[in-house]
RNA sequence: UCAUCCAGAGGGGAUUAGGGAACGGCCCGAUGACUCCCCGGCAACCGGCUGACGAUCGCCUCUUCAGAGGCGGCUCGAAGGACACGGUGCCAACUCCGACUUGGUCGAAAGUCGAUCGAGGCAGAUGA
Numbered sequence: 001u002c003a004u005c006c007a008g009a010g011g012g013g014a015u016u017a018g019g020g021a022a023c024g025g026c027c028c029g030a031u032g033a034c035u036c037c038c039c040g041g042c043a044a045c046c047g048g049c050u051g052a053c054g055a056u057c058g059c060c061u062c063u064u065c066a067g068a069g070g071c072g073g074c075u076c077g078a079a080g081g082a083c084a085c086g087g088u089g090c091c092a093a094c095u096c097c098g099a100c101u102u103g104g105u106c107g108a109a110a111g112u113c114g115a116u117c118g119a120g121g122c123a124g125a126u127g128a
Base pairs, nucleotide, nucleotide: 001128002127003126004125005124010039011038012037013036014035018028019027020026023098024097025096040091041090042089045087046086047085049081050080053077054076055075056073057072058071059070060069061068062067095123100120101119102118103117104116105115106114107113108112
């Protein structure tokens, strides 16, 4: 910088007190969370496989001599597809929700507040 983030996927062991990034909320957590290790799984971002098609090169055929067509390649690119071999990732809650801006609806009321459903943005995560 770009893409994705409402799907999916848990058992055992070790160790203990906090954890869910940060703030607010709301959750998870001594029936052991979080973290680490082992095994298992999910997914399909990248590599590897395949590949319509395109480019390029070579040969051949036709020919109105400018092109058209066909075949082929240790060549290049590639929509799409398959797989789960390799590199990552992930396996509570939509990135758990919100926060900033904004639209709809509803309710209060004084030009704002609350509820709810969206859109965008910020921040973040993962991959390349």